[in-house]
Molecule: Archaeal signal recognition particle RNA
Organism: Candidatus Aenigmatarchaeota archaeon
RNA sequence: GCAGGAAAUAGACCGGGCUGCUCGGCGUAGCCUGUAACCCAAAAUCGUCGUUAUGUGGGGGUCGAAGCCUGAGGAAGGUAUAGUGUGCUUACUGGGCCCUAUUAAUCAACUGAGAAGCUUCGUCCUGCAGAGUUCAAAUCAUAGUGAACCACGCGAGGCAGGGAACUGAGCAGCGUUAAGCUAUGGUUUGGACGUUUGCAGGGGUGCGAAGUGGAGAAGAUUAAUAGGACAAACCCAGUAGGUUCACUAUAUCGACCAAAGGCACUUUCCUGC
Numbered sequence: 001g002c003a004g005g006a007a008a009u010a011g012a013c014c015g016g017g018c019u020g021c022u023c024g025g026c027g028u029a030g031c032c033u034g035u036a037a038c039c040c041a042a043a044a045u046c047g048u049c050g051u052u053a054u055g056u057g058g059g060g061g062u063c064g065a066a067g068c069c070u071g072a073g074g075a076a077g078g079u080a081u082a083g084u085g086u087g088c089u090u091a092c093u094g095g096g097c098c099c100u101a102u103u104a105a106u107c108a109a110c111u112g113a114g115a116a117g118c119u120u121c122g123u124c125c126u127g128c129a130g131a132g133u134u135c136a137a138a139u140c141a142u143a144g145u146g147a148a149c150c151a152c153g154c155g156a157g158g159c160a161g162g163g164a165a166c167u168g169a170g171c172a173g174c175g176u177u178a179a180g181c182u183a184u185g186g187u188u189u190g191g192a193c194g195u196u197u198g199c200a201g202g203g204g205u206g207c208g209a210a211g212u213g214g215a216g217a218a219g220a221u222u223a224a225u226a227g228g229a230c231a232a233a234c235c236c237a238g239u240a241g242g243u244u245c246a247c248u249a250u251a252u253c254g255a256c257c258a259a260a261g262g263c264a265c266u267u268u269c270c271u272g273c
Base pairs, nucleotide, nucleotide: 001273002272003271004270005269006268007267008266011063012062013061014060015033016032017031018030019029023050024049025048026047027046038059039058040057041056067263068262069261070260073257074256077253078252079251080250081249082248083247084246085245087243088242089241090240091239092238093237094236095235096234098228099227100226101225102224103223104222105221106220107219110216117212118211119210120209121208122207123206124202125201126200127199128198129197130196131195132193133192134191135190136189137188138187139186140185141184142183143182144181145180151176152175153174154173159168160167161166
């Protein structure tokens, strides 16, 4: 000096990355990925640090001069931007949906037992003059009813007066009547109308009647054109914005694998050469 064995110490390892957050680093959150391989406590108005930031506090295991660093290249998986497309959504524009007219097509109740069209009238409204019905009021006539006494007449019985003849008042009852009431009828006045006549005027969609006319035709659907309406909703198309998802391109980060290179490799004891 080299090799082997035992031991000590310094030390190494027990994961890394992206997004988010932050002035910035790390952690707690989400995600990706790796190993044979740690545990406990707290931590989003948060915890701990400041480019020597790549967690804080506490405990443990393995290895041990073991190792550490850089890293061509590859690469799971992300991030950003741009583009394309799908879906959703907001705003706007146009069209449709709605209404009217015209034209065309198709259908078509009805129609020579007479369509459309045209003329007249009625049905409707207003006014005037009547009728009818009806209501109310007044009045008249007729009939009935109608006053305990306080209306009239007659007035049994009874009562009063008288010696008597007789006289008087008079209830019930009968008859009559006033007011009133009921019924019927008439007259007058005023109103109303599921009625009706005439005249005048108005309206006139529909329906009906008559006349004329002589073959179509009310209407429905669809399409086109023109115009209108368009508060909201709904449908279609377009433009612009936002957003979700997918794909593509570019840039970038990148666990992990890894060629190659660099740094470090201490101390003690035993054996052999």